[in-house]
Context: one part of a larger RNA
RNA sequence: UGACGGGGGCCCGCACAAGCGGAGGAACAUGUGGUUUAAUUCGAUGAUACGCGAGGAACCUUACCCGGGCUUGAACUGCAGGGGAAUCGGGGCAGAGACGCCCCGAGUCUUCGGACUCCUGCAGAGGUGCUGCAUGGUUGUCGUCAGCUCGUGCCGUGAGGUGUCGGCUUAAGUGCCAUAACGAGCGCAACCCUUUUCCCUGUUUGCCAUCAGGUUAUGCUGGGCACUCCAGGGACACUGCCAUCGUAAGAUGUGAGGAAGGUGGGGAUGACGUCAAAUCAGCACGGCCCUUACGUCCGGGGCUACACACGUGUUACAAUGGGCGGUACAGAGGGCAGCCACCACGCGAGUGGGCGCCAAUCCUAAAAACCGUUCUCAGUUCGGAUCGGAGUCUGCAACCCGACUCCGUGAAGCUGGAUUCGCUAGUAAUCGCGCAUCAGCCAUGGCGCGGUGAAUACGUUCCCGGGCC
Repeated sequence: UGACGGGGGCCCGCACAAGCGGAGGAACAUGUGGUUUAAUUCGAUGAUACGCGAGGAACCUUACCCGGGCUUGAACUGCAGGGGAAUCGGGGCAGAGACGCCCCGAGUCUUCGGACUCCUGCAGAGGUGCUGCAUGGUUGUCGUCAGCUCGUGCCGUGAGGUGUCGGCUUAAGUGCCAUAACGAGCGCAACCCUUUUCCCUGUUUGCCAUCAGGUUAUGCUGGGCACUCCAGGGACACUGCCAUCGUAAGAUGUGAGGAAGGUGGGGAUGACGUCAAAUCAGCACGGCCCUUACGUCCGGGGCUACACACGUGUUACAAUGGGCGGUACAGAGGGCAGCCACCACGCGAGUGGGCGCCAAUCCUAAAAACCGUUCUCAGUUCGGAUCGGAGUCUGCAACCCGACUCCGUGAAGCUGGAUUCGCUAGUAAUCGCGCAUCAGCCAUGGCGCGGUGAAUACGUUCCCGGGCC
């Protein structure tokens, strides 16, 4: 000077408390440990690993295992020698394929240097091999916490201190006052995006108040740009006004006005640094190692195993519910190897026709809710695991190892011990919809979108984390 204390003071945070809903018990999904295995590739491991890298493991991916091939090599550059245009298409043999052997057809440049390509040789290649404790870059975390520093001056032999402390205040080292300090920088805040209100401009693919036409019906048509929406610009909020308290900064209010009130809500934005934190497997890179193999191609298998243990989820245990019938209302997205209206067939997954749309034009489109009816507390008309059978689709190919449909089967489970997690408002809870990846999909995951829509906060003694003295 820091750090630490079951030392003190002050102050914050879903930290506790007050509430609501979960996890821990069940079945399944998924990740991990362990075990097994020829292999179950590798990494991530308290918080800060465990639906994580992976935003798609049947082949491929793929790095692992077994087997079969190649050795200037699957891809790339240069040099020397030799040969041939390159290249494209078809067929046959053997094989698991890679690789190999054979045949046919098309094609056959040139400035004669060569371009292109094959073979041989040489020098580079190649390595998801090791080291994240040699590194760059990137990331997590403390933490969106309010801190971390510098110049000059002053104090101290010096390390260093002061400033940055004290009082008040703030979400804030935010500000005010005081002051051997005076200033400044990185952070805070603001500037950025979005949402909420209004105005101006513009008007098609959007909209339809007025006029006309037309339909079983519909902005369907002429027309219009009022409105809505869209997208460009602007306004608005500043404790500005009033009252009370205060020197001030500021605080308080059923205050006024206002669409919005005290940072209006959300996002992006992460200081100096900490953890030799993570990543050599995203990429880059030093060193070390392999070079007929630790490189590379192919077939098959594995990453999907299963006495068990843990994490994260989904579905439930039912009547605020399950089944059946009827009737409404979104937002944000996506679409040409695509989205698919409509019609027919099929119980259905789907199939066969087929309109429109490169999309404010066409397509994709809600569920909970509401109305009616049934079930009457039961392992049930709850629950759907598991298993049997029959199918659909994608794809060379669904045995290992895909999703979906139909019929049948109908397990555990009657609200979960100790313990533990999230959340303060359009939030929790609950309901569906979309997207990326993607042939298909093991998505119950991730990222978004809207619908319905609560309860509680006395307070800071205690638990956890943090800030200042």